[in-house]
RNAcentral holds the full RNA, with entries from ENA and SILVA. Predicted 3D model of a 481-nucleotide part of an RNA (small-subunit ribosomal RNA, 3' major domain) from an uncultured bacterium. The coordinates come from a structure-prediction model, not an experiment, and the mean pLDDT is 84. Its Rfam family is "Bacterial small subunit ribosomal RNA".
Context: one part of a larger RNA
């Protein structure tokens, strides 16, 4: 000098309390474990693995298994050797890779030659033999790099001085404050870095400025759709204003801190990015890089089918119920943020439907996706395993794509399982938040109940720190480093 205390003080955080709303109990989807299998490919394990790597495993991917197959290799660069052929396109035989036939016989520049061509150099491709590729084989405990976590918590250091024989200490303590080692004040200490705040971005108000594909208050025209003025207004997107405890009032030494006044917005305005020295020999040699090792007719590398999708069972995370604040049918109203040329597709006409057909616009403020939904008005249903819930299962189909049997989504017709609010236990959440409602978008042919966003409805509750988890600072104890 840390670390620990079922030691003490102080103080913070949806940590507890107050409260809404899950989970655990039920089918289902999706991870995992286990078992099983020829193979069920590898990694992720308290919190910080379990809808995680995967933002999408029919083939592919695909790293696994089975079978057929190559062996300078599917891919690189170099020297060699041989040829001008090899792709390609058709048949044959095969599961396919591949073999085997016909097809097909490159281009430039220099010499010779009428011309066929021959010959010398290159380039392209093929080939032969050699250096060598090639390993998603181990090693995260040899590493870079990325990441998680303590934690967006307020710590963590370092010159010089000074005190100690020395480890070291002080400064970083003490009294106030703060979201904060924030900031005053005191002060053997004075000073500085790395964080905190601030700069950034996105939201909330105003102005200029710009007005088209966006607006329409007001003119004209027009029966109306609507067209032509117009840039007032919404709105876009540039570029500035605004808030600073600046202002009054009380309280303090000061730093602040209560309350107020204008004001769209007030004491950090809301939200993001942004994560200090370090901790876990955390995570990852399956993104990449990369040291050692190891395999080289195999641990490589093609190539068909199969597996990653099993299933007695456990557990995480959801996702839909159990219904009258709902069912269902019927009419009706308002988003925002995004995507689209191998693409988005209005309208029409066919289907009950999923979709097909036809096809106008749109490289998009212009045209399409696009209907949001929950909500409003009405009608029914009546307490029931129900006109609730939909698992499962029979049949008929659509769509995508070389191909839906293993192993896709949908769409109709029947079928109509459990399920009546859920034990110990445990999660999350404090405001435009929980909760409930639809909507987009990435991957992507297709394939979401899951990710990441978008907007709409729109709460309760918080006395308080005893006590539970966890952190932060000061002291105190140790037979502990």
């Nucleotide at each position: 000098u840390g670390a620990c205390g079922g030691g003490g003080g102080u103080c913070c955080g949806c940590a507890c309390a107050a409260g809404c709303g899950g989970u655990g109990g039920a089918a289902c989807a999706u991870g995992u474990g286990g078992u099983u299998u020829a193979a069920u490919u590898c990694g992720a394990c308290a919190c910080u693995a379990c809808g995680c790597g995967a933002g999408g495993a029919a083939c592919c991917u695909u790293a696994c298994c089975u079978a057929g197959g190559c062996u300078u290799g599917a891919c690189a660069u170099g020297c060699u050797u041989a040829u001008g052929a090899a792709a390609u396109c058709u048949c044959u035989a095969g599961a396919g890779a591949u073999a085997g036939a016909g097809u097909c016989c490159u281009c430039u520049g220099g010499g010779g030659g009428u011309a066929a061509c021959c010959u010398c150099a290159g380039a392209c491709a093929u080939u032969u033999g050699c250096a060598c590729a090639g390993g998603u084989g181990c090693u995260g405990c040899a590493u870079g790099g990325c990441u998680g976590u303590c934690g967006u918590c307020a710590g963590c250091u370092c010159g010089u001085g000074u005190c100690g024989u020395g480890a070291g200490a002080u400064g970083u303590u003490g009294g106030g404050u703060u979201a904060a080692g924030u900031c005053c004040u005191u002060u053997a200490a004075c000073g500085a870095g790395c964080g905190c705040a601030a700069c950034u971005c996105c939201u909330g108000u105003c102005a200029u400025c710009a007005g088209u594909u966006g607006c329409u208050a007001c003119u004209u025209c027009g029966c109306a759709a609507g067209a032509a003025g117009g840039c007032a207004c919404u709105c876009u997107g540039a570029u500035g204003a605004g808030a600073c405890u600046g202002c009054c009032u009380g309280g303090g030494a000061a730093a602040c801190c209560a309350g107020g006044a204008g004001g769209a917005a007030g004491g950090c305005g809301g939200g993001a990015a942004u994560g200090a020295c370090g901790u876990c020999a955390a995570g990852u040699c399956c993104g990449c890089a990369u040291g050692g090792u190891c395999c080289u007719u195999a641990u490589g590398c093609c190539u068909a089918g199969g597996g990653c999708u099993a299933c007695a069972c456990a557990c995480g995370u959801g996702u839909u119920a159990c219904a009258a604040u709902g069912g269902u049918u019927g009419g009706u109203a308002c988003a925002a943020a995004g995507g689209g040329u191998u693409g988005c597709g209005a309208g029409c006409u066919c289907g009950c439907a999923a979709g097909a057909g036809u096809a106008a616009g749109c490289c998009a403020a212009u045209c399409c996706c696009a209907a949001a939904a929950a909500g409003c008005c009405a009608a029914u249903c009546u307490a029931a395993g129900u006109u609730c819930a939909g698992a499962u299962u029979g049949g008929g189909g659509u769509c995508u794509g070389c191909a839906a049997c293993u192993c896709g989504a949908c769409c109709c017709c029947a079928u109509g399982a459990a399920g009546u609010u859920g034990a110990a236990a445990u999660c999350g959440c404090u405001a435009g938040u929980a909760a409930u409602c639809g909507c987009a978008u990435a991957u992507c042919a297709g394939a979401a109940c899951g990710a990441u966003g978008c907007g709409g409805u729109g709460a309760a509750u918080a006395c308080g720190u005893u006590c539970u988890c966890g952190g932060a600072c000061c002291u105190u104890g140790u037979a502990c480093a």